This is a predicted structure of a 73-nucleotide RNA (transfer RNA) from uncultured Faecalibacterium sp.
Taxonomically the source falls in Faecalibacterium (Bacteria, Bacillota, Clostridia, Eubacteriales).
Its mean pLDDT, the model's own confidence on a scale to 100, is 81.
The sequence was found in a public genome assembly.
Its Rfam family is "tRNA". Rfam classes the family as a transfer RNA.
């Protein structure tokens, strides 16, 4: 220097900028068992990497910074 990614404890959606930000797996509680795993049933957990801008409204759009991966020399 060119791209790319960053959203829940982990892996990941999120559409064209709108109404409650969601799934899987973990976790916690209930049922069930003699017991544990499975299972079924319910909950908890998050200001979407940090800063600014646009906008009536940003996870989305534009700058910027980290961190990170991949290419090019």
């Nucleotide at each position: 220097g060119a791209g790319g990614a960053u959203u829940a404890g982990c892996u990941c959606a999120g559409c064209u900028g709108g109404u409650u930000a969601g799934a899987g797996c973990a976790c916690c509680u209930g049922c069930a068992u003699c017991a544990c795993a499975c299972g079924c049933a319910g909950g908890g957990g998050g200001u979407c990497u940090g800063g600014g801008g646009u906008u009536c409204g940003a996870g989305u759009c534009c700058c910027u910074a980290a961190u990170u991966c991949u290419c090019c020399a």